Model confidence (mean pLDDT): 82 of 100. Predicted 3D model of a 75-nucleotide RNA (transfer RNA) from an uncultured archaeon. Its Rfam family is "tRNA". Rfam classes the family as a transfer RNA.

[in-house]
RNA sequence: GGGCCAGUGGUCUAGUCCGGUUAAGACAACGCCCUUACACGGCGUAAAGCCCAGGUUCAAAUCCUGGCUGGCCCA
Repeated sequence: GGGCCAGUGGUCUAGUCCGGUUAAGACAACGCCCUUACACGGCGUAAAGCCCAGGUUCAAAUCCUGGCUGGCCCA
RNA backbone atom coordinates (compact mmCIF):
# COMPACT_ATOMS: atom_id res chain seq x y z
P G A 1 -0.22 3.58 3.57
O5' G A 1 -0.84 2.80 2.32
C5' G A 1 -0.69 3.34 1.03
C4' G A 1 -0.69 2.25 0.00
C3' G A 1 -1.92 1.37 0.00
O3' G A 1 -2.99 1.95 -0.73
C1' G A 1 0.00 0.00 0.00
P G A 2 -4.51 1.66 -0.28
O5' G A 2 -4.73 0.15 -0.75
C5' G A 2 -4.72 -0.18 -2.13
C4' G A 2 -4.91 -1.65 -2.33
C3' G A 2 -6.13 -2.26 -1.65
O3' G A 2 -7.33 -2.06 -2.37
C1' G A 2 -4.24 -3.61 -1.22
P G A 3 -8.73 -1.98 -1.59
O5' G A 3 -8.98 -3.50 -1.18
C5' G A 3 -9.19 -4.48 -2.18
C4' G A 3 -9.34 -5.85 -1.57
C3' G A 3 -10.38 -5.96 -0.47
O3' G A 3 -11.71 -6.08 -0.97
C1' G A 3 -8.40 -7.02 0.23
P C A 4 -12.92 -5.47 -0.13
O5' C A 4 -13.09 -6.52 1.07
C5' C A 4 -13.41 -7.87 0.79
C4' C A 4 -13.28 -8.71 2.05
C3' C A 4 -14.08 -8.24 3.24
O3' C A 4 -15.46 -8.59 3.17
C1' C A 4 -11.91 -8.77 3.93
P C A 5 -16.56 -7.68 3.89
O5' C A 5 -16.31 -7.97 5.44
C5' C A 5 -16.53 -9.27 5.98
C4' C A 5 -16.07 -9.34 7.42
C3' C A 5 -16.69 -8.33 8.37
O3' C A 5 -18.00 -8.68 8.79
C1' C A 5 -14.37 -8.44 8.74
P A A 6 -19.04 -7.53 9.17
O5' A A 6 -18.50 -7.02 10.59
C5' A A 6 -18.54 -7.87 11.73
C4' A A 6 -17.75 -7.26 12.87
C3' A A 6 -18.27 -5.93 13.40
O3' A A 6 -19.34 -6.07 14.30
C1' A A 6 -15.92 -5.84 13.15
P G A 7 -20.39 -4.84 14.49
O5' G A 7 -19.59 -3.80 15.39
C5' G A 7 -19.09 -4.18 16.67
C4' G A 7 -18.30 -3.04 17.30
C3' G A 7 -19.13 -1.82 17.68
O3' G A 7 -18.62 -1.24 18.86
C1' G A 7 -17.43 -1.20 16.16
P U A 8 -19.35 -1.58 20.23
O5' U A 8 -20.89 -1.29 19.92
C5' U A 8 -21.39 0.03 19.86
C4' U A 8 -22.86 0.06 20.17
C3' U A 8 -23.24 -0.52 21.52
O3' U A 8 -23.07 0.42 22.57
C1' U A 8 -24.68 -1.40 19.85
P G A 9 -22.19 0.02 23.85
O5' G A 9 -23.29 -0.33 24.95
C5' G A 9 -22.93 -0.55 26.31
C4' G A 9 -23.76 0.35 27.21
C3' G A 9 -23.45 0.17 28.69
O3' G A 9 -23.48 1.45 29.32
C1' G A 9 -25.76 -0.24 28.28
P G A 10 -22.09 2.19 29.51
O5' G A 10 -21.34 1.23 30.56
C5' G A 10 -20.03 1.58 31.05
C4' G A 10 -19.38 0.39 31.70
C3' G A 10 -19.20 -0.82 30.78
O3' G A 10 -18.03 -0.72 30.00
C1' G A 10 -20.15 -1.51 32.83
P U A 11 -18.01 -1.36 28.51
O5' U A 11 -17.96 -2.92 28.80
C5' U A 11 -16.81 -3.51 29.38
C4' U A 11 -16.97 -5.01 29.47
C3' U A 11 -17.38 -5.70 28.18
O3' U A 11 -16.28 -5.95 27.31
C1' U A 11 -18.76 -6.46 29.93
P C A 12 -16.52 -6.01 25.72
O5' C A 12 -17.36 -7.36 25.52
C5' C A 12 -16.77 -8.61 25.82
C4' C A 12 -17.76 -9.74 25.63
C3' C A 12 -18.47 -9.77 24.28
O3' C A 12 -17.66 -10.34 23.26
C1' C A 12 -20.05 -10.09 26.00
P U A 13 -17.95 -9.91 21.73
O5' U A 13 -19.54 -9.92 21.61
C5' U A 13 -20.17 -10.50 20.50
C4' U A 13 -21.52 -11.06 20.90
C3' U A 13 -22.65 -10.75 19.93
O3' U A 13 -22.65 -11.61 18.80
C1' U A 13 -23.38 -10.37 22.15
P A A 14 -23.15 -11.02 17.40
O5' A A 14 -24.73 -10.97 17.59
C5' A A 14 -25.43 -12.18 17.83
C4' A A 14 -26.91 -11.94 18.02
C3' A A 14 -27.62 -11.22 16.89
O3' A A 14 -27.86 -12.05 15.78
C1' A A 14 -28.40 -10.45 19.00
P G A 15 -27.79 -11.43 14.30
O5' G A 15 -28.89 -10.28 14.33
C5' G A 15 -30.27 -10.60 14.41
C4' G A 15 -31.09 -9.35 14.62
C3' G A 15 -30.96 -8.30 13.53
O3' G A 15 -31.79 -8.56 12.42
C1' G A 15 -30.81 -7.28 15.66
P U A 16 -31.11 -8.95 10.99
O5' U A 16 -30.45 -7.57 10.55
C5' U A 16 -31.26 -6.41 10.36
C4' U A 16 -30.45 -5.28 9.76
C3' U A 16 -29.69 -5.65 8.48
O3' U A 16 -29.69 -4.53 7.59
C1' U A 16 -28.17 -4.88 10.12
P C A 17 -30.81 -4.53 6.44
O5' C A 17 -30.31 -5.69 5.46
C5' C A 17 -29.11 -5.54 4.72
C4' C A 17 -28.67 -6.85 4.17
C3' C A 17 -29.64 -7.52 3.21
O3' C A 17 -29.49 -7.01 1.89
C1' C A 17 -28.86 -9.10 4.80
P C A 18 -30.76 -7.08 0.89
O5' C A 18 -31.99 -6.50 1.72
C5' C A 18 -33.08 -5.87 1.06
C4' C A 18 -34.32 -5.92 1.90
C3' C A 18 -34.15 -5.37 3.32
O3' C A 18 -35.36 -4.71 3.73
C1' C A 18 -34.90 -7.60 3.43
P G A 19 -35.56 -3.19 3.46
O5' G A 19 -35.65 -2.54 4.91
C5' G A 19 -34.70 -2.83 5.94
C4' G A 19 -34.85 -1.83 7.08
C3' G A 19 -36.24 -1.69 7.64
O3' G A 19 -36.17 -1.42 9.03
C1' G A 19 -35.54 0.38 6.75
P G A 20 -37.11 -2.32 10.02
O5' G A 20 -38.32 -1.33 10.36
C5' G A 20 -38.07 -0.14 11.10
C4' G A 20 -39.38 0.52 11.52
C3' G A 20 -40.47 -0.45 11.95
O3' G A 20 -41.22 0.13 13.01
C1' G A 20 -41.25 0.90 10.17
P U A 21 -40.91 -0.40 14.54
O5' U A 21 -41.96 0.47 15.40
C5' U A 21 -42.16 1.84 15.08
C4' U A 21 -42.98 2.52 16.16
C3' U A 21 -42.37 2.43 17.55
O3' U A 21 -42.60 3.65 18.24
C1' U A 21 -44.55 1.50 17.56
P U A 22 -41.35 4.59 18.50
O5' U A 22 -40.66 3.94 19.80
C5' U A 22 -39.45 4.48 20.28
C4' U A 22 -39.14 3.96 21.67
C3' U A 22 -38.84 2.45 21.75
O3' U A 22 -37.82 2.25 22.73
C1' U A 22 -40.64 2.97 23.16
P A A 23 -36.28 2.10 22.27
O5' A A 23 -36.28 0.93 21.20
C5' A A 23 -36.59 -0.40 21.57
C4' A A 23 -35.58 -1.37 21.03
C3' A A 23 -34.70 -2.01 22.10
O3' A A 23 -35.35 -3.13 22.69
C1' A A 23 -33.36 -1.27 20.30
P A A 24 -35.59 -3.22 24.25
O5' A A 24 -35.47 -4.78 24.53
C5' A A 24 -36.32 -5.70 23.88
C4' A A 24 -35.59 -6.99 23.56
C3' A A 24 -34.75 -7.56 24.69
O3' A A 24 -35.53 -8.27 25.64
C1' A A 24 -33.49 -7.57 22.70
P G A 25 -34.98 -8.38 27.18
O5' G A 25 -33.83 -9.48 27.08
C5' G A 25 -34.15 -10.80 26.64
C4' G A 25 -32.90 -11.63 26.47
C3' G A 25 -31.99 -11.72 27.68
O3' G A 25 -32.45 -12.66 28.64
C1' G A 25 -30.69 -11.32 25.75
P A A 26 -32.08 -12.42 30.21
O5' A A 26 -30.56 -12.89 30.31
C5' A A 26 -30.20 -14.23 30.00
C4' A A 26 -28.70 -14.38 29.95
C3' A A 26 -27.95 -13.86 31.18
O3' A A 26 -27.95 -14.79 32.25
C1' A A 26 -26.90 -13.06 29.22
P C A 27 -28.01 -14.23 33.76
O5' C A 27 -26.55 -13.62 33.99
C5' C A 27 -25.41 -14.46 33.95
C4' C A 27 -24.14 -13.65 33.90
C3' C A 27 -23.96 -12.63 35.02
O3' C A 27 -23.52 -13.22 36.23
C1' C A 27 -23.42 -11.62 32.96
P A A 28 -24.01 -12.57 37.62
O5' A A 28 -23.36 -11.11 37.62
C5' A A 28 -21.96 -10.95 37.77
C4' A A 28 -21.55 -9.50 37.58
C3' A A 28 -22.22 -8.50 38.52
O3' A A 28 -21.62 -8.47 39.80
C1' A A 28 -22.29 -7.67 36.31
P A A 29 -22.53 -8.18 41.10
O5' A A 29 -23.04 -6.68 40.87
C5' A A 29 -22.12 -5.60 40.89
C4' A A 29 -22.85 -4.28 40.81
C3' A A 29 -23.99 -4.09 41.80
O3' A A 29 -23.51 -3.67 43.07
C1' A A 29 -24.71 -3.44 39.65
P C A 30 -24.24 -4.25 44.40
O5' C A 30 -25.62 -3.47 44.45
C5' C A 30 -25.65 -2.05 44.53
C4' C A 30 -27.06 -1.53 44.33
C3' C A 30 -28.14 -2.22 45.16
O3' C A 30 -28.19 -1.76 46.49
C1' C A 30 -28.87 -2.02 42.92
P G A 31 -28.67 -2.80 47.66
O5' G A 31 -30.25 -2.88 47.46
C5' G A 31 -31.06 -1.72 47.65
C4' G A 31 -32.49 -1.99 47.26
C3' G A 31 -33.13 -3.21 47.90
O3' G A 31 -33.57 -2.98 49.23
C1' G A 31 -33.62 -3.19 45.60
P C A 32 -33.61 -4.20 50.27
O5' C A 32 -34.88 -5.06 49.81
C5' C A 32 -36.18 -4.51 49.87
C4' C A 32 -37.20 -5.41 49.18
C3' C A 32 -37.26 -6.84 49.71
O3' C A 32 -38.01 -6.96 50.91
C1' C A 32 -37.22 -6.87 47.34
P C A 33 -37.65 -8.16 51.94
O5' C A 33 -38.12 -9.48 51.15
C5' C A 33 -39.49 -9.68 50.86
C4' C A 33 -39.68 -10.94 50.02
C3' C A 33 -39.16 -12.22 50.64
O3' C A 33 -40.04 -12.77 51.60
C1' C A 33 -38.53 -12.12 48.37
P C A 34 -39.43 -13.53 52.89
O5' C A 34 -38.67 -14.79 52.28
C5' C A 34 -39.40 -15.83 51.63
C4' C A 34 -38.46 -16.86 51.03
C3' C A 34 -37.44 -17.43 52.00
O3' C A 34 -37.99 -18.48 52.78
C1' C A 34 -36.36 -16.81 49.99
P U A 35 -37.85 -18.46 54.39
O5' U A 35 -36.29 -18.72 54.62
C5' U A 35 -35.70 -19.95 54.23
C4' U A 35 -34.21 -19.93 54.48
C3' U A 35 -33.79 -19.41 55.84
O3' U A 35 -33.89 -20.39 56.85
C1' U A 35 -32.45 -18.43 54.15
P U A 36 -34.60 -20.02 58.24
O5' U A 36 -33.61 -18.99 58.92
C5' U A 36 -34.06 -18.15 59.98
C4' U A 36 -32.88 -17.48 60.65
C3' U A 36 -31.89 -16.83 59.71
O3' U A 36 -32.30 -15.51 59.38
C1' U A 36 -30.72 -18.19 61.27
P A A 37 -32.21 -15.06 57.82
O5' A A 37 -30.64 -15.00 57.52
C5' A A 37 -29.83 -14.01 58.15
C4' A A 37 -28.36 -14.30 57.93
C3' A A 37 -27.95 -14.45 56.48
O3' A A 37 -27.71 -13.20 55.84
C1' A A 37 -27.05 -16.22 57.74
P C A 38 -28.01 -13.09 54.27
O5' C A 38 -26.80 -13.88 53.59
C5' C A 38 -25.46 -13.42 53.73
C4' C A 38 -24.48 -14.41 53.18
C3' C A 38 -24.71 -14.85 51.74
O3' C A 38 -24.23 -13.90 50.79
C1' C A 38 -24.26 -16.74 53.07
P A A 39 -25.02 -13.78 49.41
O5' A A 39 -24.79 -15.20 48.71
C5' A A 39 -23.50 -15.58 48.24
C4' A A 39 -23.47 -17.03 47.82
C3' A A 39 -24.43 -17.41 46.69
O3' A A 39 -23.90 -17.09 45.41
C1' A A 39 -24.62 -18.99 48.43
P C A 40 -24.92 -16.57 44.29
O5' C A 40 -25.89 -17.83 44.01
C5' C A 40 -25.36 -19.04 43.47
C4' C A 40 -26.39 -20.13 43.50
C3' C A 40 -27.71 -19.81 42.79
O3' C A 40 -27.62 -19.98 41.38
C1' C A 40 -28.17 -20.75 44.89
P G A 41 -28.41 -18.98 40.44
O5' G A 41 -29.94 -19.15 40.87
C5' G A 41 -30.60 -20.39 40.61
C4' G A 41 -31.98 -20.39 41.24
C3' G A 41 -32.90 -19.25 40.83
O3' G A 41 -33.52 -19.47 39.57
C1' G A 41 -32.96 -19.48 43.17
P G A 42 -33.87 -18.24 38.64
O5' G A 42 -35.12 -17.57 39.37
C5' G A 42 -36.34 -18.30 39.51
C4' G A 42 -37.37 -17.50 40.26
C3' G A 42 -37.60 -16.08 39.75
O3' G A 42 -38.46 -16.04 38.62
C1' G A 42 -37.35 -16.02 42.09
P C A 43 -38.25 -14.92 37.52
O5' C A 43 -38.78 -13.60 38.26
C5' C A 43 -40.12 -13.50 38.66
C4' C A 43 -40.36 -12.24 39.47
C3' C A 43 -39.92 -10.94 38.81
O3' C A 43 -40.85 -10.47 37.83
C1' C A 43 -39.18 -10.96 41.04
P G A 44 -40.26 -9.65 36.59
O5' G A 44 -39.78 -8.27 37.24
C5' G A 44 -40.74 -7.34 37.72
C4' G A 44 -40.10 -6.30 38.61
C3' G A 44 -39.22 -5.27 37.91
O3' G A 44 -39.97 -4.25 37.29
C1' G A 44 -38.15 -6.03 39.88
P U A 45 -39.32 -3.40 36.09
O5' U A 45 -38.22 -2.50 36.81
C5' U A 45 -38.62 -1.49 37.73
C4' U A 45 -37.41 -0.76 38.28
C3' U A 45 -36.49 -0.15 37.23
O3' U A 45 -36.96 1.11 36.77
C1' U A 45 -35.20 -1.32 38.84
P A A 46 -36.64 1.54 35.24
O5' A A 46 -35.14 2.06 35.34
C5' A A 46 -34.79 3.13 36.23
C4' A A 46 -33.29 3.19 36.42
C3' A A 46 -32.49 3.29 35.12
O3' A A 46 -32.40 4.62 34.66
C1' A A 46 -31.56 1.63 36.51
P A A 47 -32.42 4.90 33.07
O5' A A 47 -31.01 4.33 32.59
C5' A A 47 -29.81 4.90 33.08
C4' A A 47 -28.63 4.02 32.75
C3' A A 47 -28.48 3.68 31.28
O3' A A 47 -27.84 4.69 30.56
C1' A A 47 -28.28 1.71 32.58
P A A 48 -28.58 5.36 29.28
O5' A A 48 -27.93 4.61 28.04
C5' A A 48 -26.52 4.48 27.92
C4' A A 48 -26.15 3.80 26.63
C3' A A 48 -26.68 4.46 25.37
O3' A A 48 -25.82 5.51 24.99
C1' A A 48 -26.93 2.09 25.25
P G A 49 -26.52 6.84 24.42
O5' G A 49 -27.45 6.25 23.24
C5' G A 49 -27.72 7.04 22.13
C4' G A 49 -28.17 6.18 20.96
C3' G A 49 -28.63 7.02 19.77
O3' G A 49 -28.32 6.33 18.59
C1' G A 49 -30.42 5.68 20.53
P C A 50 -27.04 6.88 17.75
O5' C A 50 -26.08 5.61 17.68
C5' C A 50 -25.26 5.25 18.79
C4' C A 50 -24.85 3.79 18.69
C3' C A 50 -24.40 3.36 17.30
O3' C A 50 -23.34 2.43 17.42
C1' C A 50 -26.21 2.03 18.00
P C A 51 -22.26 2.26 16.27
O5' C A 51 -21.18 3.39 16.58
C5' C A 51 -20.70 3.60 17.89
C4' C A 51 -19.52 4.54 17.86
C3' C A 51 -19.74 5.79 17.00
O3' C A 51 -20.40 6.82 17.71
C1' C A 51 -17.70 4.78 16.41
P C A 52 -21.38 7.84 16.92
O5' C A 52 -20.38 8.75 16.08
C5' C A 52 -19.47 9.62 16.73
C4' C A 52 -18.68 10.42 15.73
C3' C A 52 -19.50 11.12 14.64
O3' C A 52 -20.06 12.34 15.09
C1' C A 52 -17.70 9.98 13.64
P A A 53 -21.48 12.84 14.47
O5' A A 53 -21.10 13.29 12.99
C5' A A 53 -20.24 14.40 12.79
C4' A A 53 -19.91 14.56 11.32
C3' A A 53 -21.09 14.58 10.37
O3' A A 53 -21.75 15.84 10.32
C1' A A 53 -19.42 13.17 9.51
P G A 54 -23.35 15.86 9.98
O5' G A 54 -23.41 15.48 8.44
C5' G A 54 -22.93 16.39 7.46
C4' G A 54 -22.77 15.71 6.11
C3' G A 54 -24.05 15.24 5.44
O3' G A 54 -24.79 16.28 4.83
C1' G A 54 -22.40 13.57 5.27
P G A 55 -26.40 16.12 4.68
O5' G A 55 -26.55 14.98 3.59
C5' G A 55 -26.10 15.19 2.26
C4' G A 55 -26.21 13.93 1.43
C3' G A 55 -27.63 13.40 1.25
O3' G A 55 -28.34 14.10 0.23
C1' G A 55 -26.16 11.62 1.77
P U A 56 -29.95 14.21 0.34
O5' U A 56 -30.46 12.72 0.08
C5' U A 56 -30.26 12.11 -1.19
C4' U A 56 -30.82 10.71 -1.19
C3' U A 56 -32.25 10.59 -0.70
O3' U A 56 -33.18 10.90 -1.73
C1' U A 56 -30.92 8.92 0.32
P U A 57 -34.43 11.88 -1.39
O5' U A 57 -35.35 10.99 -0.45
C5' U A 57 -35.86 9.76 -0.91
C4' U A 57 -36.44 8.95 0.23
C3' U A 57 -37.42 9.70 1.12
O3' U A 57 -38.72 9.79 0.55
C1' U A 57 -35.90 8.45 2.44
P C A 58 -39.55 11.19 0.69
O5' C A 58 -39.94 11.21 2.25
C5' C A 58 -40.55 12.35 2.82
C4' C A 58 -41.11 12.03 4.19
C3' C A 58 -40.14 11.31 5.11
O3' C A 58 -39.29 12.21 5.78
C1' C A 58 -42.21 10.16 5.11
P A A 59 -37.71 11.85 5.92
O5' A A 59 -37.71 10.62 6.92
C5' A A 59 -38.16 10.77 8.26
C4' A A 59 -38.32 9.42 8.93
C3' A A 59 -37.08 8.55 8.93
O3' A A 59 -36.21 8.88 10.00
C1' A A 59 -38.95 7.27 8.26
P A A 60 -34.61 8.92 9.74
O5' A A 60 -34.25 7.38 9.59
C5' A A 60 -34.57 6.46 10.63
C4' A A 60 -33.45 5.44 10.80
C3' A A 60 -32.11 6.03 11.21
O3' A A 60 -31.40 5.08 11.99
C1' A A 60 -31.88 4.99 9.13
P A A 61 -31.64 5.07 13.57
O5' A A 61 -30.48 4.11 14.11
C5' A A 61 -29.12 4.48 13.99
C4' A A 61 -28.23 3.25 13.91
C3' A A 61 -28.26 2.53 12.57
O3' A A 61 -27.31 3.08 11.68
C1' A A 61 -28.56 0.97 14.33
P U A 62 -27.72 3.28 10.09
O5' U A 62 -28.11 1.79 9.62
C5' U A 62 -27.14 0.76 9.62
C4' U A 62 -27.77 -0.57 9.28
C3' U A 62 -28.34 -0.66 7.86
O3' U A 62 -28.11 -1.95 7.34
C1' U A 62 -30.06 -1.04 9.45
P C A 63 -26.94 -2.14 6.28
O5' C A 63 -27.43 -1.26 5.04
C5' C A 63 -28.26 -1.82 4.03
C4' C A 63 -28.46 -0.82 2.90
C3' C A 63 -27.23 -0.01 2.50
O3' C A 63 -26.37 -0.74 1.63
C1' C A 63 -29.07 1.44 2.72
P C A 64 -24.79 -0.51 1.69
O5' C A 64 -24.59 0.90 0.99
C5' C A 64 -24.92 1.09 -0.37
C4' C A 64 -24.65 2.52 -0.80
C3' C A 64 -23.28 3.07 -0.43
O3' C A 64 -22.28 2.67 -1.35
C1' C A 64 -24.93 4.64 0.17
P U A 65 -20.76 2.49 -0.85
O5' U A 65 -20.27 4.00 -0.62
C5' U A 65 -20.18 4.88 -1.74
C4' U A 65 -19.74 6.26 -1.30
C3' U A 65 -18.50 6.30 -0.40
O3' U A 65 -17.29 6.18 -1.12
C1' U A 65 -20.17 7.72 0.47
P G A 66 -16.03 5.45 -0.44
O5' G A 66 -15.50 6.55 0.60
C5' G A 66 -14.96 7.78 0.11
C4' G A 66 -14.82 8.79 1.22
C3' G A 66 -13.97 8.35 2.40
O3' G A 66 -12.57 8.43 2.16
C1' G A 66 -15.94 9.36 3.18
P G A 67 -11.59 7.40 2.86
O5' G A 67 -11.62 7.86 4.39
C5' G A 67 -11.08 9.12 4.76
C4' G A 67 -11.47 9.49 6.17
C3' G A 67 -10.90 8.61 7.27
O3' G A 67 -9.54 8.91 7.58
C1' G A 67 -13.18 9.04 7.70
P C A 68 -8.58 7.76 8.14
O5' C A 68 -9.12 7.56 9.63
C5' C A 68 -9.04 8.60 10.59
C4' C A 68 -9.61 8.17 11.91
C3' C A 68 -9.06 6.86 12.46
O3' C A 68 -7.81 7.03 13.12
C1' C A 68 -11.42 6.86 12.64
P U A 69 -6.76 5.82 13.09
O5' U A 69 -7.41 4.74 14.08
C5' U A 69 -7.61 5.06 15.44
C4' U A 69 -8.38 3.96 16.14
C3' U A 69 -7.87 2.55 15.93
O3' U A 69 -6.75 2.25 16.75
C1' U A 69 -10.20 2.56 15.64
P G A 70 -5.63 1.22 16.19
O5' G A 70 -6.35 -0.21 16.32
C5' G A 70 -6.70 -0.71 17.60
C4' G A 70 -7.59 -1.93 17.47
C3' G A 70 -7.03 -3.07 16.62
O3' G A 70 -6.07 -3.85 17.30
C1' G A 70 -9.30 -2.70 16.06
P G A 71 -4.95 -4.62 16.43
O5' G A 71 -5.77 -5.85 15.81
C5' G A 71 -6.36 -6.82 16.66
C4' G A 71 -7.18 -7.80 15.86
C3' G A 71 -6.45 -8.48 14.71
O3' G A 71 -5.65 -9.57 15.14
C1' G A 71 -8.57 -7.73 13.96
P C A 72 -4.34 -9.95 14.26
O5' C A 72 -4.93 -10.68 12.97
C5' C A 72 -5.66 -11.89 13.10
C4' C A 72 -6.23 -12.31 11.76
C3' C A 72 -5.24 -12.38 10.61
O3' C A 72 -4.47 -13.57 10.61
C1' C A 72 -7.18 -11.24 9.90
P C A 73 -3.00 -13.54 9.97
O5' C A 73 -3.26 -13.41 8.40
C5' C A 73 -3.90 -14.45 7.68
C4' C A 73 -4.22 -14.02 6.27
C3' C A 73 -3.04 -13.56 5.42
O3' C A 73 -2.27 -14.64 4.90
C1' C A 73 -4.84 -12.07 5.14
P C A 74 -0.72 -14.41 4.53
O5' C A 74 -0.77 -13.46 3.26
C5' C A 74 -1.29 -13.92 2.03
C4' C A 74 -1.32 -12.82 0.99
C3' C A 74 0.02 -12.15 0.72
O3' C A 74 0.86 -12.92 -0.14
C1' C A 74 -1.67 -10.51 0.93
P A A 75 2.47 -12.80 0.02
O5' A A 75 2.81 -11.30 -0.44
C5' A A 75 2.64 -10.92 -1.79
C4' A A 75 2.82 -9.41 -1.95
C3' A A 75 4.17 -8.87 -1.48
O3' A A 75 5.19 -9.05 -2.44
C1' A A 75 2.41 -7.52 -0.66